A computed fold for an 86-nucleotide RNA from Alicyclobacillus ferrooxydans, annotated as c-di-GMP-I riboswitch aptamer.

RNA sequence: AGAGGAAAAAGGUAAACCGAUCCGAAAGGACGGGGCACAAAGCCGUGGGGCUACAGCAUUUACGCCAUGCCUGCCAGGUUGCCGCU
Numbered sequence: 001a002g003a004g005g006a007a008a009a010a011g012g013u014a015a016a017c018c019g020a021u022c023c024g025a026a027a028g029g030a031c032g033g034g035g036c037a038c039a040a041a042g043c044c045g046u047g048g049g050g051c052u053a054c055a056g057c058a059u060u061u062a063c064g065c066c067a068u069g070c071c072u073g074c075c076a077g078g079u080u081g082c083c084g085c086u
Base pairs, nucleotide, nucleotide: 001086002085004083005082012038013037017033018032019031021030022029023028036073042079043078044077046076047075048074049071050070051069056065057064
């Protein structure tokens, strides 16, 4: 540098669910347990997509619009990296 993650090895991450806990208006997140899975399920919300709607706008007065909030384990992109093989 190339193709690959089949086999082998060393490790890593952690879905659902649970909680006399914490943060948040919510979505969601943290921590602990748990372990479905993952070769980038490392990092960056950069593009698309999705969730929420406190405030704001609008207003028929209980619905609508709206991201500046959130999801990278939805898909791309960028970047770094593990393993053996050649």